[in-house]
Context: one part of a larger RNA
RNA sequence: CGCAAGAAUUUUGAGGGGAGUCUUUCCUAGUACGAGAGGACCGGAAAGAAUAGACCUCUAGUAUACCAGUUGUCACGCCAGUGGCAUACGCUGGGUAGCUAUGUCUGGAAGGGAUAAACGCUGAAAGCAUCUAAGCGUCAAGCCCACCCCAAGAUUAGAAUUCUCAUCUUUUUAUAAGAAUAAGACCCCAGAAAGACUAUCUGGUUGAUAGGCCGGAGGUGUACGCACAGUAAUGUGUUUAGCUGACCGGUACUAAUUGGUCGAAGU
Numbered sequence: 001c002g003c004a005a006g007a008a009u010u011u012u013g014a015g016g017g018g019a020g021u022c023u024u025u026c027c028u029a030g031u032a033c034g035a036g037a038g039g040a041c042c043g044g045a046a047a048g049a050a051u052a053g054a055c056c057u058c059u060a061g062u063a064u065a066c067c068a069g070u071u072g073u074c075a076c077g078c079c080a081g082u083g084g085c086a087u088a089c090g091c092u093g094g095g096u097a098g099c100u101a102u103g104u105c106u107g108g109a110a111g112g113g114a115u116a117a118a119c120g121c122u123g124a125a126a127g128c129a130u131c132u133a134a135g136c137g138u139c140a141a142g143c144c145c146a147c148c149c150c151a152a153g154a155u156u157a158g159a160a161u162u163c164u165c166a167u168c169u170u171u172u173u174a175u176a177a178g179a180a181u182a183a184g185a186c187c188c189c190a191g192a193a194a195g196a197c198u199a200u201c202u203g204g205u206u207g208a209u210a211g212g213c214c215g216g217a218g219g220u221g222u223a224c225g226c227a228c229a230g231u232a233a234u235g236u237g238u239u240u241a242g243c244u245g246a247c248c249g250g251u252a253c254u255a256a257u258u259g260g261u262c263g264a265a266g267u
Stems, first nucleotide, its partner, number of pairs: 001153001005164007015150004021049007033038001051107005059101004066094005071086006111145003118138004165266001167179004171174001184262004188204005209255003212251005218244003225238005
């Protein structure tokens, strides 16, 4: 820009893409078959490999400052207690959310249609025979559906539901131009289930969108101070303490203020 007014939401599916795999074991059955050795079709069940998708409950990673320990040195006047640097965490032990696989769950199926090779029925040409010439069947991991995803720019531009309404000005009076609005949208702002930007999505006071605060979960592992014991290092008690990023819930304390722009009048 189009889809003959302007919008919001929900959809149909022309068409396109993806997937499609295989193995082993057991039962049937040591049966059929076979002198024996050996050893099935058909049918049923289970386990797995690789692969694909999703997820983070478990397991296992990471988690750059969440907790603790610790060395050297400098600083906060000293002690005590802390902080900086030693990597772009000084080192070490752990570790929430998130992101992950080595972890968990799920998929390939079943079924239908038309067929290939092949196997048939009926059946002439050609009194017979013949699956074929007319006609009718069976049949494959393959084809078309079915399963998953995209999809109306599918210009053949689809469908449904709901919302807005039938203003003003100009003239050359019409399928014209302009203006203000409606529903609605955008700018702007707080953000994350999203993200390079954009987009998407959640919100903008009629508000829990983010921060703060409160409570909880989870993590770390028992803080500081004081008291006691010990010459002291240190230990014990107060104390399952103290601290705590992302997680869950609550709460308008702070910030989403005030505003602006666009947007129909239906040949």
Background
This is a predicted structure of a 267-nucleotide part of an RNA (large-subunit ribosomal RNA, domain VI) from a Candidatus Buchananbacteria bacterium. Taxonomically the source falls in Candidatus Buchananiibacteriota (Bacteria, Bacteria candidate phyla).